This is a predicted structure of a 75-nucleotide RNA (c-di-GMP-I riboswitch aptamer) from Marinobacter caseinilyticus.

[in-house]
RNA sequence: CUCGUUAGAUGCCAAACUUGUUGCGAGACAAGGACGGAAAGCUACGGGUCUCCCGAAGACAGCCGAGCCGCACAU
Numbered sequence: 001c002u003c004g005u006u007a008g009a010u011g012c013c014a015a016a017c018u019u020g021u022u023g024c025g026a027g028a029c030a031a032g033g034a035c036g037g038a039a040a041g042c043u044a045c046g047g048g049u050c051u052c053c054c055g056a057a058g059a060c061a062g063c064c065g066a067g068c069c070g071c072a073c074a075u
Base pairs, nucleotide, nucleotide: 005072012037013036017032018031019030020029021028022027035062041068042067043066045065046064047063048060049059050058051057
């Protein structure tokens, strides 16, 4: 350095739901919460699903693939 492994350690993220804000909407943000996660970090590039003022628009990265970055070391 690369691959693999592991929630063993230190830490991290946060589903559903509730409240508030925002958006036409799918959704997004904040707080609580914790189903789960070794990339549940980022990217809308490809596929897929969803929304709509059906447009050359938009949403989802915790749907799949791909790319980039990243923690630990008993192997």

The prediction has a mean pLDDT of 78.